[in-house]
A computed fold for a 102-nucleotide RNA from Neobacillus dielmonensis, annotated as SAM riboswitch aptamer (S box leader). Model confidence (mean pLDDT): 87 of 100. Of the family's consensus pairs, 94% are formed in the model.
RNA sequence: UUCUUAUCAAGAGAGGCGGAGGGACCUGGCCCAGUGAUGCCCGGCAACCGGUAUGACACACGGUGCUAAUUCCAGCAGAGCACUUGCUCUGAAAGAUAAGAA
Numbered sequence: 001u002u003c004u005u006a007u008c009a010a011g012a013g014a015g016g017c018g019g020a021g022g023g024a025c026c027u028g029g030c031c032c033a034g035u036g037a038u039g040c041c042c043g044g045c046a047a048c049c050g051g052u053a054u055g056a057c058a059c060a061c062g063g064u065g066c067u068a069a070u071u072c073c074a075g076c077a078g079a080g081c082a083c084u085u086g087c088u089c090u091g092a093a094a095g096a097u098a099a100g101a102a
Stems, first nucleotide, its partner, number of pairs: 001102008013042001015041003021032003026075004043067003048063003051059002071094001076091006
């Protein structure tokens, strides 16, 4: 990097460093941000894999992960409602994470 499987409506600080853009990519929205975001550290959340224990629930020791907004929302297809171009639902695509495989 690719493939397979599972999950993605819950949860997580008024701490330290640091200084400017950030929310994956493109487009369109909508947000966050010097009352200092994104990021890093610590803390925390969760419990996918391993580990320990159980009939099962469990613990959170190790490996990851996560820690604004549903994966912030829509972009493709279908259905319903509205009927003035919007709303709702389902699925896909893309993406993220874990485990396994090549």